This is a predicted structure of a 72-nucleotide RNA (transfer RNA) from Synura synuroidea. Rfam family: tRNA. The family's RNA type in Rfam is transfer RNA. Taxonomically the source falls in Synura (Eukaryota, Sar, Ochrophyta, Mallomonadaceae). The RNAcentral record of the sequence draws on ENA.
[in-house]
RNA sequence: AAAUAACUAACUCAAUGGUAGAGUGUUUCGCUUACAACGAAAAGGUUACUGGUUCAAGUCCGGUGUUAUUUA
Numbered sequence: 001a002a003a004u005a006a007c008u009a010a011c012u013c014a015a016u017g018g019u020a021g022a023g024u025g026u027u028u029c030g031c032u033u034a035c036a037a038c039g040a041a042a043a044g045g046u047u048a049c050u051g052g053u054u055c056a057a058g059u060c061c062g063g064u065g066u067u068a069u070u071u072a
Base pairs, nucleotide, nucleotide: 001071002070003069004068005067006066007065010024011023012022013021018055026042027041028040029039030038048064049063050062051061052060
């Protein structure tokens, strides 16, 4: 310098263009003498950033950034 891939909750990951979810973690409650385990509930999202297409974008298209791999 070039090519490819990835970026979504605190972490690991889902999500046919049509209400963004799960597991783990956190908080509260129940259970227990108490803790753990277990059960119930809750909080937690500018879907990396920016523009475009569309009635509607996490998803499609362009640009930027970061990370990883490969080539020179």
The coordinates come from a structure-prediction model, not an experiment, and the mean pLDDT is 81.